[in-house]
Large-subunit ribosomal RNA, domain V from a metagenome, 584 nucleotides, folded computationally. RNAcentral holds the full RNA, with entries from SILVA. Its Rfam family is "Bacterial large subunit ribosomal RNA". Gene Ontology terms of the family: structural constituent of ribosome and ribosome.
Context: one part of a larger RNA
RNA sequence: CCCGCAGCUAGACGGAAAGACCCCGUGAACCUUAACUGCAGCUUGGUAUUGGGUUUAGGCCCGGCAUGCGUAGCGUAGGUGGGAGGCCGUGAACCCCGGUUUUCGGACCGGGGGGAGCCGUCGAUGAAACACCACCCUUGCCGUGCUUGAAUUCUAACCCGGACCGGUGAACCCCGGCCGGGGACCGUGCUAAGUGGGCAGUUUGAUUGGGGCGAUCUCCUCCUAAACGGUAACGGAGGAGCCCAACGGUCCCUUCAGCCCGGUCGGCAAUCGGGCCACGAGCGCAAACGCAGAAGGGGGCUUGACUGCGAGGGCGAUGGCCCGAGCAGGUGCGAAAGCAGGGGUUAGUGAUCCGGCGGUCCCGAAUGGAAGGGCCGACGCUCAACAGAUAAAAGGUACUCCGGGGAUAACAGGCUUAUCUCCUCUGAGCGUUUAUAGCGGCGAGGAGGUUUGGCACCUCGAUGUCGGCUCAUCACGUCCUGGGGGUGGAGAAGCUCCCAAGGGUUCGGCUGUUCGCCGAUGAAAGUGGUACGUGAGCUGGGUUUAGACCGUCGUGAGACAGGUCGGUCCCUAUCUGCUGCGGG
Numbered sequence: 001c002c003c004g005c006a007g008c009u010a011g012a013c014g015g016a017a018a019g020a021c022c023c024c025g026u027g028a029a030c031c032u033u034a035a036c037u038g039c040a041g042c043u044u045g046g047u048a049u050u051g052g053g054u055u056u057a058g059g060c061c062c063g064g065c066a067u068g069c070g071u072a073g074c075g076u077a078g079g080u081g082g083g084a085g086g087c088c089g090u091g092a093a094c095c096c097c098g099g100u101u102u103u104c105g106g107a108c109c110g111g112g113g114g115g116a117g118c119c120g121u122c123g124a125u126g127a128a129a130c131a132c133c134a135c136c137c138u139u140g141c142c143g144u145g146c147u148u149g150a151a152u153u154c155u156a157a158c159c160c161g162g163a164c165c166g167g168u169g170a171a172c173c174c175c176g177g178c179c180g181g182g183g184a185c186c187g188u189g190c191u192a193a194g195u196g197g198g199c200a201g202u203u204u205g206a207u208u209g210g211g212g213c214g215a216u217c218u219c220c221u222c223c224u225a226a227a228c229g230g231u232a233a234c235g236g237a238g239g240a241g242c243c244c245a246a247c248g249g250u251c252c253c254u255u256c257a258g259c260c261c262g263g264u265c266g267g268c269a270a271u272c273g274g275g276c277c278a279c280g281a282g283c284g285c286a287a288a289c290g291c292a293g294a295a296g297g298g299g300g301c302u303u304g305a306c307u308g309c310g311a312g313g314g315c316g317a318u319g320g321c322c323c324g325a326g327c328a329g330g331u332g333c334g335a336a337a338g339c340a341g342g343g344g345u346u347a348g349u350g351a352u353c354c355g356g357c358g359g360u361c362c363c364g365a366a367u368g369g370a371a372g373g374g375c376c377g378a379c380g381c382u383c384a385a386c387a388g389a390u391a392a393a394a395g396g397u398a399c400u401c402c403g404g405g406g407a408u409a410a411c412a413g414g415c416u417u418a419u420c421u422c423c424u425c426u427g428a429g430c431g432u433u434u435a436u437a438g439c440g441g442c443g444a445g446g447a448g449g450u451u452u453g454g455c456a457c458c459u460c461g462a463u464g465u466c467g468g469c470u471c472a473u474c475a476c477g478u479c480c481u482g483g484g485g486g487u488g489g490a491g492a493a494g495c496u497c498c499c500a501a502g503g504g505u506u507c508g509g510c511u512g513u514u515c516g517c518c519g520a521u522g523a524a525a526g527u528g529g530u531a532c533g534u535g536a537g538c539u540g541g542g543u544u545u546a547g548a549c550c551g552u553c554g555u556g557a558g559a560c561a562g563g564u565c566g567g568u569c570c571c572u573a574u575c576u577g578c579u580g581c582g583g584g
Stems, first nucleotide, its partner, number of pairs: 001584008010576003014571002022405004027401002029397004035202005041195009051154010062143005068137001078136005085119003094113008158182005164177004205217003214234001218240006241386001242284001243343002248302007256280001258276005282291002285348001287346003306329004312323004318387001331340003354380002357377004362373002412459001413457001414455003418452001420448006429439002466541001467539003471533001472530005479504003482499006506520005547565004551560003
């Protein structure tokens, strides 16, 4: 050096299982509910099956009777028309009794007495006689009829019971009869309203230095933006979702803020006078830009905050947004030239569908119309997740599942080193005196890569995660042992610094603990790295499935770096590596 045998498992990011955690999918399934929308079921009403009486309440038609009060007035005058007469021995006036009604004065009716009159036309009134007749109105009563409701009753629908009879012999069934009970109710059909996780189908946004929580989502202004334009971030700052018939148009006029001086109450600021003052004021509201030779302030007249167009341009992927001379019509202001198609400019917003409104010449299912539609105009969306999935939608899953991702989190590694540990520099001070024996403010520069993080680079077709056990190996910033310097080292014991990694660095109690506290030793009971060394070496107490309890949260399903009891740890070693033995 080659080969083998017996062993051990550190590595082959070993094998097994297209990661179960996490995220993503306009994926799934179950579960919940005060998510949405339905369905069964239930409740209630109407109606049909469903019929007869009686009573009662309401409505209507007809017939009869009654009813009607402002003031003036014999007085309780409903309206209109006719009308000069009407009623009375078939009992007038008047008196008594009773009833109805009432605006308390009367009106009407019935009975008894009574015995011959009573009322009208005439004067006062807007309207003339309830003298009489007719047709009506208001309100009420009575009667017939129709109808609606309620109550009650009946029996024949319908329902129930029967030990009875029949259906050629059994029969609890069935059919018919008979008897009894209930009864137009119940039950059932149709229909309407309500209720309705009992059940069903679904929805439950995105961005995001993982996801969730929070925040945001459209538009305007500034910065970032690198001197055209444009330009990202959960970069830094602010605003809009309107307003104004004068805050618009035009013509004419005008100049602010501030400061100084003067001036009754006036003071740092009120109004007044003078001066300085180019713009610092003001321009409806944010900011930027702009503007006094006005876009600022005031006044006069007004409606161009027009209709029909539009050469030509700017911006944008598209939808679309913006600027615009000029032409025609008609208009305002101005002497005119001219200016005016809103506002100093840039925010003040919403596609399509659907629907209603106004207009119109258009279409009009044989024709004429109509219905309906088109076209023009304007209207209805915090469709604000603002290019707007539906008219209409929340949650749970540790019972979970599928497709994917190392495009993205938790472990480990990597990069970084804010944080962390250690070191150095400077020396304000402390140290009686004395910065530096020992300390060291405020600061400065590093090292390390053990902490907590940041980033998300290999790994999600799997790199097993805390602690313990076992077995280690390395670093040295050394715990002990060794050698030195300084000392605020008398000695001893220390403190501090330098050198040094050969060896060593305990046993127990509590806790799953690492850690820590405690007990007892010891020369010392070192700090770290090794996938927080080591689960194809062990364990499985913790964490981190399914069960269950408590607290808390939640309407609930359920949830909780809250607690609690319980809870399957697979691999026969091919290669590298290592140990022992053997052969060549």